Predicted 3D model of a 1386-nucleotide RNA (small-subunit ribosomal RNA) from a metagenome. Rfam family: Bacterial small subunit ribosomal RNA. The prediction has a mean pLDDT of 83.

RNA sequence: GUGGCGUACGGGUGAGUAACACGUAAGUAAUCUACCCUCGAGUGGGGAAUAACAAUCGGAAACGAUUGCUAAUACCGCAUAAUGCAGCGGCACCGCAAGGUGACAGUUGUUAAAGAUUUAUUGCUUGAGGAGGAGCUUGCGGCAGAUUAGCUAGUUGGUAAGGUAAUGGCUUACCAAGGCAACGAUCUGUAGCUGGUCUAAGAGGACGGUCGGUCACACUGACACUGAAUAACGGGUCAGACUCCUACGGGAGGCAGCUCGGGAAUUUUGGGCAAUGGGCGAAAGCCUGACCCAGCAACGCCGCGUGAAGGAUGAAGUCUUUCGGGAUGUAAACUUCGAAAGAAUAGGAAGAAUUAAUGACGGUACUAUUUAUAAGGUCCGGCUAACUACGUGCCAGCAGCCGCGGUAAUACGUAGGGACCAAGCGUUGUUCGGAUUUACUGGGCGUAAAGGGCGCGUAGGCGGCGUGGUAAGUCACUUGUGAAAUCUCUGAGCUUAACUCAGAACUGCCAAGUGAUACUGCUGUGCUAGAGUGCAGAAGGGGCAAUCGGAAUUCUUGGUGUAGCGGUGAAAUGCGUAGAUAUCAAGAGGAACACCUGAGGUGAAGACGGGUUGCUGGGCUGACACUGACGCUGAGGCGCGAAAGCUAGGGGAGCAAACGGGAUUAGAUACCCCGGUAGUCCUAGCCCUAAACGAUGAAUACUUGGUGUCUGGAGUUCUUGAACUCCGGGUGCCGUCGCUAACGUUUUAAGUAUUCCGCCUGGGGAGUACGCACGCAAGUGUGAAGCUCAAAGGAAUUGACGGGGACCCGCACAAGCGGUGGAGCAUGUGGUUUAAUUCGACGCAACGCGAAGAACCUUACCUGGACUAGAAUGCCUUUGAUCGUUCUCUAACAGGAACUUCCUGAGCAAUCAGGCAAAGUGCAAGGUGCCGCAUGGCUGUCGUCAGCUCGUGUCGUGAGAUGUUGGGUUAAGUCCCGCAACGAGCGCAACCCCUAUUGACAGUUGCCAAUAUUAAGUUAGGAACUCUGUCAAGACUGCUGUUGAUAAAACGGAGGAAGGUGGGGAUGAUGUCAAGUCAUCAUGGCCUUUAUGUUCAGGGCUACACACGUGCUACAAUGGUUGGUACAAAACGUCGCAAUCUCGUAAGAGGGAGCUAAUCGCAAAAACCAAUCUCAGUUCGGAUUGAAGUCUGCAACUCGACUUCAUGAAGUUGGAAUCGCUAGUAAUCGCAGAUCAGAACGCUGCGGUGAAUACGUUCCCGGGUCUUGUACACACCGCCCGUCACAUCACGAAAGUAGGUUGUACUAGAAGUAGCUGGGCUAACUCGCAAGAGAGGCAAGUUACCACGGUAUGAUUUAUGAUUGGGGUGAAGUCGUAACAAGGUA
Repeated sequence: GUGGCGUACGGGUGAGUAACACGUAAGUAAUCUACCCUCGAGUGGGGAAUAACAAUCGGAAACGAUUGCUAAUACCGCAUAAUGCAGCGGCACCGCAAGGUGACAGUUGUUAAAGAUUUAUUGCUUGAGGAGGAGCUUGCGGCAGAUUAGCUAGUUGGUAAGGUAAUGGCUUACCAAGGCAACGAUCUGUAGCUGGUCUAAGAGGACGGUCGGUCACACUGACACUGAAUAACGGGUCAGACUCCUACGGGAGGCAGCUCGGGAAUUUUGGGCAAUGGGCGAAAGCCUGACCCAGCAACGCCGCGUGAAGGAUGAAGUCUUUCGGGAUGUAAACUUCGAAAGAAUAGGAAGAAUUAAUGACGGUACUAUUUAUAAGGUCCGGCUAACUACGUGCCAGCAGCCGCGGUAAUACGUAGGGACCAAGCGUUGUUCGGAUUUACUGGGCGUAAAGGGCGCGUAGGCGGCGUGGUAAGUCACUUGUGAAAUCUCUGAGCUUAACUCAGAACUGCCAAGUGAUACUGCUGUGCUAGAGUGCAGAAGGGGCAAUCGGAAUUCUUGGUGUAGCGGUGAAAUGCGUAGAUAUCAAGAGGAACACCUGAGGUGAAGACGGGUUGCUGGGCUGACACUGACGCUGAGGCGCGAAAGCUAGGGGAGCAAACGGGAUUAGAUACCCCGGUAGUCCUAGCCCUAAACGAUGAAUACUUGGUGUCUGGAGUUCUUGAACUCCGGGUGCCGUCGCUAACGUUUUAAGUAUUCCGCCUGGGGAGUACGCACGCAAGUGUGAAGCUCAAAGGAAUUGACGGGGACCCGCACAAGCGGUGGAGCAUGUGGUUUAAUUCGACGCAACGCGAAGAACCUUACCUGGACUAGAAUGCCUUUGAUCGUUCUCUAACAGGAACUUCCUGAGCAAUCAGGCAAAGUGCAAGGUGCCGCAUGGCUGUCGUCAGCUCGUGUCGUGAGAUGUUGGGUUAAGUCCCGCAACGAGCGCAACCCCUAUUGACAGUUGCCAAUAUUAAGUUAGGAACUCUGUCAAGACUGCUGUUGAUAAAACGGAGGAAGGUGGGGAUGAUGUCAAGUCAUCAUGGCCUUUAUGUUCAGGGCUACACACGUGCUACAAUGGUUGGUACAAAACGUCGCAAUCUCGUAAGAGGGAGCUAAUCGCAAAAACCAAUCUCAGUUCGGAUUGAAGUCUGCAACUCGACUUCAUGAAGUUGGAAUCGCUAGUAAUCGCAGAUCAGAACGCUGCGGUGAAUACGUUCCCGGGUCUUGUACACACCGCCCGUCACAUCACGAAAGUAGGUUGUACUAGAAGUAGCUGGGCUAACUCGCAAGAGAGGCAAGUUACCACGGUAUGAUUUAUGAUUGGGGUGAAGUCGUAACAAGGUA
């Protein structure tokens, strides 16, 4: 190198594929099968070449060309041959036939081979059979979209032929017109299928990685060759893309084999064929990145370890703390004991199957000896096991959901402690579960999402009572199959487990056979209860058409008549002297039909209402006859379908969108008014929607009742027009059981059941976009997604609220009286100013408030000067002073100097105890700095309103209700009655104080009738009166009349000082307002510590363009001024009140009697009596200013009060608005007190004089009870809608633009195969002696098929697009106020 076999196995991947690709069960009498096994038969005789090789030549290479030699189990004829193959003939059976099947045995033709050697095998050819393998066919099964509904010409079938191993339109010709599809064809999207895996109680749901079966693929597309088998991963040819080599001529290649590299990321360029398996070979053996091993990775599963026992001064450290302690914690230290992953040394397997040889792993597992080396992660608000401190301060951050963080964060960060897992722990992603949240098991549709607007009816689904047949469904048994692995159960082997092995089992929409026949189906035959027909009745706004009628509005004409009419909350526009409105008569025209009329009738629904006539549909009742399940529902389909709207033609009185005008209003494109066109009406045709509602689909059956009404029938009674009883059919109300989340429903079901249809699956986006269909249009039907939120919703409950309702109360209104708001002043606040004008209080409920009193002090503020254990206090130690007086310095405090020098008790004394003071030292400081939204306490307010609750019981699934509501009554939840409630508590009332009457007792400082007396109750005297102040009495609807329910009570009366809580006070329920106060006090946290503490001087809180609140004084004659004369109460007084007297014009001063107070004092005014003023800016008013004073006080400048003289502003009764008061009250008059050295017009009290008015509850305000609505619950100062503006996100449209996929038509035609030609070339065979000829073959050409490609035109999908449209979401934007209450126009 020829030849043979293999290379179609093994290994990889999942692109394509929705398909007989896969799974399962069958068929193949329609088939093939190399190698292997079994049984037969055979293996005779010839021929021609060719590679290697040699020579020559071409090429850069890849690779070739020519000539020559040679072999075979390579190639070619011949012989022989079967139960092989092909043809012919008869027999039996089945069948109507066409034909099919079976066994028999006969006949004709035709077809094969290869040898090798060790002589025993091994090959070769042929036939039959087997095993394993393969092809083809079929039933059934497994996916999403209908916004994909029609698809298909070799398409469906037949005949004939070809082709194949084989059936078949597989291919061709002819013939026929079929085939598939709502049980989803076609199209589009996605996807390898499966045993199985994960999850789940199961049914299911999701998935298909490793392992096993199977299919497909091998750079992309097409094609054949070879072969038993390939349209062939490591074969070939062609086209295309890409990479590489090149001498530019030409060549090479296919890691989805094992790897490397790249990459965010997934291991080693390891060992071996020792085992298992495969290929070849006779074998030795060779090949084998299959495989067996090793390496790497906590990637997973499993097992094990990091020590065990003892050990309290509960060590140290750390954390925390109520400073005592507590925690970490027997934990550690310490003692005793145990222990070998790794390393070293020494030994050392099984896996090896046999007579023997053979081990990669591997000197590995394992054994013996020596040596102690290994704990982290997450979490600690609830779900969910586990808590404190510090830091931070809606920042930083956390977060699975709810949510946490704005100065006391168990939620952030850190620490300590704890919890849970543990060589892991968390995070992220994904799947199932929980989720009965797609409901087969196992849901719903009155109001939560959900019944089609209504009917007729097709397909489909479901279907009355008997009987016969059948055996499809159904049931039973048997057989086959359901591969292995996995799962489950039972055992076994590795020290255990994971792992592995063995056995059992494996629920099937599977197949075959045998049987059963109740039910369903199919079929035959009957029945009458469902359904229907016929007969007789009665009812009805049922429908369609024609025709007739009266009342009313409007208009026209005429008459009468005169100045308004009309309209509204009020007006105006409008109409009217050219005669309106009003009224009378006549006429025209259109629309609608009063009364009857009714929770009444009819209809399938929409809907239907004057009378009459015609035509016509349906239901009901009665008694019979007939048909014999003819029925129910109903996807698609067809029809009907209010109002508005549209088209054409009519008609048009009234009403009335749009529109015009007038009002209202901030505006008013509305509500109201005056007009007014489409339309409303008719005819014909469209539209097809409504809260088309009973928000309740249709049909059938069953399940306690009561009471109306409409319409039939039967019966009874009698006064014959009624009453009663019953049977039907409609239509209402109430209500039992049941059902329901509740509300509710309840024989007209939302009950109990069955059948069929429709529909729902969180809210918004959205009934929108796109597509399609319908429509003249308007639009309708069908109908998403992105994105966004953690809700949206139903029913009921309790409150709160209402420009909802009912009842009731209050100086709430009304009726009155007097004020405020205008002036001046006082005082407080805001604002402004300031070095500071300290702080707090802000609707009522801050503003003459804290403050019952800022010149210093107060004082907290500002400026400046000083101090730092400090200005004050406690404990300890020491001393005996401190104080005081004088001087000095300073702005003052502070500082310096001098003089003086303790007290009380006990004790003889020493001394002791106590007090006081100073100094020293240490522990404790101090803060009117911040947070009243960390707090206590106190207070305001609703409100002195009549309410607020509880126990037990009962009702309700529950929240809750009941009680507490209801009928009366009250000031009152006060009382009475009733009541599924019975009782109780806090509130109300009463008990307390003052006051009004009387009595008893007492009798000074109070009183004075009688007696005496004085200037004087002054004194003697008196105890009667007044008064004082203690104890009593009295008033309780007790008595009486009427009303009332025989009640509670109300009204009237008597008596009484007082009459219905006599008048006043104190007394303030549960709660609300994060109300007020950290500056009374207390207190947590934070801040500060030579200052934010302490102290001193001066200043400020007293400012002043202005605004507001609360007051005083006035504006005058009910007054002012002058003179005279009376009468209180309650307080207060020795640091005090202070008389008489003197002085002063006066404030006041001097002086000091009396009084520790019923003794003395402060100490009255209005009133009354006279005079004067005479209506003026005054004899009103007194501000302001000047001058002079008084008093207090260290001190009146900033900054006091008062007095005198002089000055003599504003102001002539007060706009809008607003306050108080109902009887000894309002109004008016003065007095006192607290604070206080002084400084009230304020505050708190006291008395004097002393009214008016209240019909009443409609309205304003506040409150209470019941009820109603609610989209409110931070509770109407609530909630909430839309445009616009800004930002951002996703989506739609859009002239187009760019891709992907794909249809149709035409074009094109590589390689290859088949057919034809084959003139060029040609070893084997045939003929021929030969030359040659023939058969056959090859090249080449051509025809057909056909890949890539091209042209044209469609479809579909994706991306993008100036611009544009709406939508969502956003911080405290703009404009209005549409909705929720009667939401202010339901």